[in-house]
Context: one part of a larger RNA
RNA sequence: UUGGGUUUAAAGGGUGCGUAGGUAGAUUAUUAAGUCAGUGGUGAAAAUUCCGGGCUCAACCCGGGACUUGCCGUUGAAACUGAUAAUCUUGAGUGUAACUGAUGUGGGCGGAAUGUGUCAAGUAGCGGUGACAUGCCUAGAUAUGACACAGAACACCGAUAGCGAAGGCAGCUCACAAUAUUACUACUGACACUUGAGGCACGAAAGCGUGGGUAUCAAACAGGAUUAGAUACCCUGGUAGUCCACGCUGUAAACGAUGAUCACUAGCUGUUUACGAUACACUGUAAGUGGUUAAGCGAAAGCGAUAAGUGAUCCACCUGGGGAGUACGUCGGCAACGAUGAAACUC
Numbered sequence: 001u002u003g004g005g006u007u008u009a010a011a012g013g014g015u016g017c018g019u020a021g022g023u024a025g026a027u028u029a030u031u032a033a034g035u036c037a038g039u040g041g042u043g044a045a046a047a048u049u050c051c052g053g054g055c056u057c058a059a060c061c062c063g064g065g066a067c068u069u070g071c072c073g074u075u076g077a078a079a080c081u082g083a084u085a086a087u088c089u090u091g092a093g094u095g096u097a098a099c100u101g102a103u104g105u106g107g108g109c110g111g112a113a114u115g116u117g118u119c120a121a122g123u124a125g126c127g128g129u130g131a132c133a134u135g136c137c138u139a140g141a142u143a144u145g146a147c148a149c150a151g152a153a154c155a156c157c158g159a160u161a162g163c164g165a166a167g168g169c170a171g172c173u174c175a176c177a178a179u180a181u182u183a184c185u186a187c188u189g190a191c192a193c194u195u196g197a198g199g200c201a202c203g204a205a206a207g208c209g210u211g212g213g214u215a216u217c218a219a220a221c222a223g224g225a226u227u228a229g230a231u232a233c234c235c236u237g238g239u240a241g242u243c244c245a246c247g248c249u250g251u252a253a254a255c256g257a258u259g260a261u262c263a264c265u266a267g268c269u270g271u272u273u274a275c276g277a278u279a280c281a282c283u284g285u286a287a288g289u290g291g292u293u294a295a296g297c298g299a300a301a302g303c304g305a306u307a308a309g310u311g312a313u314c315c316a317c318c319u320g321g322g323g324a325g326u327a328c329g330u331c332g333g334c335a336a337c338g339a340u341g342a343a344a345c346u347c
Base pairs, nucleotide, nucleotide: 004318005317006316007301008300012315014202015201016200017199021195025088026087027086028085029084030083031082033081034080035077036076037075038074039073040072041071042070048066049065050064051063052062053061054060091191092188093187094186095184096183097182098181103177104176105175106174107173108172109171110154114150115149116148117147118146119145120144125136126135162169163168207248208247209246210245211244212243217241221237222236223235224234259314260313261312262311263310264309267292268291269290270289271288272287273286274285275284296303297302320347321346322345329340330339331338332337
């Protein structure tokens, strides 16, 4: 609850597609469902309210009007909404040309580093720390060189740079697939667009299932230190995992803590892509991405054309703290758990 809000106080759904629904360009004509006006019927009585009257007054009672905000019929109006018909091009889409990018999927290739193995050469330590120790080493380690193998990640370039709906994406290259942007304004002609309850799909890391792989790092675990203790921080090791394929999970400070779309509102200054003009110097247009600021907004911090300004449409969400994202129920999941989601009580 006819109200006010959602960057940070409670509150924007993790993201997209999209059903129902809601909303929605310009012009003309018709209609008359909504809308507006007149009128008829009905809207019981009592009650309420106004006027008048009767009990000496009042309460009470009686008469009349109003009210009953509504519903039904009928006669009109035609601006707006709706419906029907026709037309238009600005919204949107298609086309042609150009073009950017760590966009996705699959394959191939590369060098550095790390670890291990073998060989060479070489001798007493190495490693680690605040300092030690555990650990490795005369069965020859560490350091050095050569060769081989393995897995994982891609230094520099690298950037308030780019791409993607979000999650996210980075060595090089090939194939396939997709999106955006700009120019032309050729085509369609409001088709469709916007939003989107349910729904469907995607969705980091960790985790789960089956089968591989395992170099590094590393929960658990073991040992050494530290300490009053040390189930830690530090050190030496080390298994799941980290990687791949397929399937599940569906959550994050999934953040810009800021939903999507459209229109409008001073500037200055970087940068990416495309186009235009000019001709070696400067400026414009469109789409992004940054900084700073006018008006305005804001409790302030701050925001400020990428709005948290001014308006419009649709969705989601909030209503004191704790109890509690708990209990119960239901749905989903192999499980872990997820989604939905209270109350008593208490301050």
This is a predicted structure of a 347-nucleotide part of an RNA (small-subunit ribosomal RNA, central domain) from an uncultured organism. Its Rfam family is "Bacterial small subunit ribosomal RNA". The full RNA is in RNAcentral, with records from ENA and SILVA. Model confidence (mean pLDDT): 83 of 100.